RNA sequence: AUGUUAUCAAGAAAGGUGGAGGGAUUAGACCCUUUGAAGCCUUAGCAACCCUUAGACUUACUAAGAAGGUGCUAAAUUCUACUUGAUUUUUUGAUCCAUUUAUCAAAAAAUUAGAUAGAUAACUA
Numbered sequence: 001a002u003g004u005u006a007u008c009a010a011g012a013a014a015g016g017u018g019g020a021g022g023g024a025u026u027a028g029a030c031c032c033u034u035u036g037a038a039g040c041c042u043u044a045g046c047a048a049c050c051c052u053u054a055g056a057c058u059u060a061c062u063a064a065g066a067a068g069g070u071g072c073u074a075a076a077u078u079c080u081a082c083u084u085g086a087u088u089u090u091u092u093g094a095u096c097c098a099u100u101u102a103u104c105a106a107a108a109a110a111u112u113a114g115a116u117a118g119a120u121a122a123c124u125a
Base pairs, nucleotide, nucleotide: 003123004122005121006120007119008118013043014042015041016040017039021032022031023030026081027080028079029078044073045072046071049069050068051065052064053063054062055061077117082114083113085112086111087110088109089108090107091106092105093104094103095102
C1' cells in the first nucleotide's frame, strides 16, 4: 500500500517566515484570504486514540489524569451529488362525487436514515 475496528454537529490560536491562493478529489453552491492564503518554524492550547493510575476483572467496562507517541485548533467531514429507503408538504393528472372529502399515480422540495468517498487513531504481511 491493502485490510479490520472505532470516531467524525463538542472542544481548542498567537507569534515569526512566506507572498497568492485555500476549504481532500470531480462538478455545482457557499465561504475564508493582501486587515496576508497554502507551506515551514516556535510557543500555547484542545481532545483523550495509544498511554498512566485506581476500581472491577475472563474480556468488555467505570472513574480520574496528561509525562510520553499521534491527531487537531473557521464554517457538521462547510453543504449538495447516490438510494425500487422512510416521513411531511406542495403541484399536476386519473378514479369517485351534486359538492366537500377520499383513493391512486407522477414530479418537486424539506427533514431523516443509509450507502459511497474522505480524515484521524489503533492493529495488520
Source information: SAM riboswitch aptamer (S box leader) from a Flavobacteriaceae bacterium, 125 nucleotides, folded computationally. NCBI's taxonomy places the organism under Bacteria, Bacteroidota, Flavobacteriia, Flavobacteriales, Flavobacteriaceae. The sequence was found by an Rfam model in a public genome assembly. Model confidence (mean pLDDT): 78 of 100. Its Rfam family is "SAM riboswitch aptamer (S box leader)". Gene Ontology term of the family: regulation of gene expression.